[in-house]
Molecule: SAM riboswitch aptamer (S box leader)
Organism: Geodermatophilaceae bacterium
RNA sequence: GACUCAUCAAGAGGAUCUGAGGGGCCUGGCCCGUUGACGAUCCGGCAACCGGCCGCGAGGCACGGUGCCAACGCCAGGAGCGAUGAGGA
Numbered sequence: 001g002a003c004u005c006a007u008c009a010a011g012a013g014g015a016u017c018u019g020a021g022g023g024g025c026c027u028g029g030c031c032c033g034u035u036g037a038c039g040a041u042c043c044g045g046c047a048a049c050c051g052g053c054c055g056c057g058a059g060g061c062a063c064g065g066u067g068c069c070a071a072c073g074c075c076a077g078g079a080g081c082g083a084u085g086a087g088g089a
Stems, first nucleotide, its partner, number of pairs: 003087006013043005021032003025078005044069003049065003052061003073081001
């Protein structure tokens, strides 16, 4: 790192630092935010995608590798974008 496959309506928050925007882009909404959002760190938690373990099997277990923890990927339309996992000449 082209490309391929799967998933994206379930689930899971406290503290500290910071300080004005944030929810990807456009249009229209809606919402979060100085009672401190977004982000970062720590702790905690959620979750079986891969490994591992248990099980005849269905399935189970957060032990290892990721991931995730406002709202359906916030909603509708548009661009056909993005995220995560597993592969990958």